[in-house]
Context: one part of a larger RNA
RNA sequence: UUGGGCGUAAAGGGCGUGUAGGCGGUUUAACAAGCCUGGUGUGAAAUACUCCAGCUCAACUGGAGGAACGCGCUGGGAACUGUUAGACUAGAGUAAUGGAGGGGGAGUUGGAAUUCCAGGUGUAGGGGUGAAAUCUGUAGAUAUCUGGAAGAACACCGGUGGCGAAGGCGAACUCCUGGCCAAAAACUGACGCUAAUGCGCGAAAGUGUGGGGAGCGAACAGGAUUAGAUACCCUGGUAGUCCACACUGUAAACGAUGUGCACUAGGUGUUGGGGGUGUAACCUCAGUGCCGAAGCUAACGCAUUAAGUGCACCGCCUGGGGAGUAUGCUCGCAAGGGUGAAACUC
Numbered sequence: 001u002u003g004g005g006c007g008u009a010a011a012g013g014g015c016g017u018g019u020a021g022g023c024g025g026u027u028u029a030a031c032a033a034g035c036c037u038g039g040u041g042u043g044a045a046a047u048a049c050u051c052c053a054g055c056u057c058a059a060c061u062g063g064a065g066g067a068a069c070g071c072g073c074u075g076g077g078a079a080c081u082g083u084u085a086g087a088c089u090a091g092a093g094u095a096a097u098g099g100a101g102g103g104g105g106a107g108u109u110g111g112a113a114u115u116c117c118a119g120g121u122g123u124a125g126g127g128g129u130g131a132a133a134u135c136u137g138u139a140g141a142u143a144u145c146u147g148g149a150a151g152a153a154c155a156c157c158g159g160u161g162g163c164g165a166a167g168g169c170g171a172a173c174u175c176c177u178g179g180c181c182a183a184a185a186a187c188u189g190a191c192g193c194u195a196a197u198g199c200g201c202g203a204a205a206g207u208g209u210g211g212g213g214a215g216c217g218a219a220c221a222g223g224a225u226u227a228g229a230u231a232c233c234c235u236g237g238u239a240g241u242c243c244a245c246a247c248u249g250u251a252a253a254c255g256a257u258g259u260g261c262a263c264u265a266g267g268u269g270u271u272g273g274g275g276g277u278g279u280a281a282c283c284u285c286a287g288u289g290c291c292g293a294a295g296c297u298a299a300c301g302c303a304u305u306a307a308g309u310g311c312a313c314c315g316c317c318u319g320g321g322g323a324g325u326a327u328g329c330u331c332g333c334a335a336g337g338g339u340g341a342a343a344c345u346c
Stems, first nucleotide, its partner, number of pairs: 003318004007300002012314001014201004021194003025088007033081002035077009049065006091191001092188003097182003103177007110154001114150008125136002162169002206247006215241002220236004258313006266291010295302002319346003328339004
């Protein structure tokens, strides 16, 4: 390589968009590139294969024969693929009618809590822990009341509930904006699926510049604990956490399960529609859970939301360590990221 695989053993790209490429619904006609079939030329001989013969046999040698396959030329076929032309509506899509939603962006507003500031009441503790101490307080703390300031997050509702491609999204209102669902019919007429390279998005931490800074809190300091304690616990506390703009591009980015389509018992919750009725049942579409049939699986388990049965396309794996290291290239301000070995060893 072939093959076999990718939930947990090695292995699904973090997610999307989409270029090349690969693959592609029903039907009619033509062509004949692929495809099938015939003829012919060629692919030297020897070798190989089958049969026969010669050395006493065999090896060896000689003779005859044959296909398979490749390529060229030429004749034929038309089911399938392809190409061209025409038609169709079951895939896909379009506007109109309804609907649900923490989908995204911008702005405005709100209450609870926390800390701080000012004032009142008030007096000796407060805080913290397993126990303490550092810390704080007679320069009046803690507690309590009134007023003010600031920043961050939005209790209850809240739900294996909703939305989003993923990351993710939760106070209220307004504006702008993306996607989705249902029903019946109209229209377009294969316009589709996948997707290397590319492009975009991408938690937290981190970086740059400028703001902001209540609480929390890497680093750091102190107090404890301990044999030690560069920790766990406590008191403080800087970066950060927040905002704007730019970068970074990684995560157990997980359902550890790529995307799309079709098919294969059911039962039971729930969300949003539609039909239906007695506003009961029941039927149906799109999601989201649980349990289970066949089947699958090494087992666990999966089971119409498949890990079942198939098709199309992409990504990835090939013993452990060395190693996601070295090197080269490339991206980045840096930190570092992407790509990614070998020797050696078991």
This is a predicted structure of a 346-nucleotide part of an RNA (small-subunit ribosomal RNA, central domain) from a metagenome. The prediction has a mean pLDDT of 87. Rfam family: Bacterial small subunit ribosomal RNA.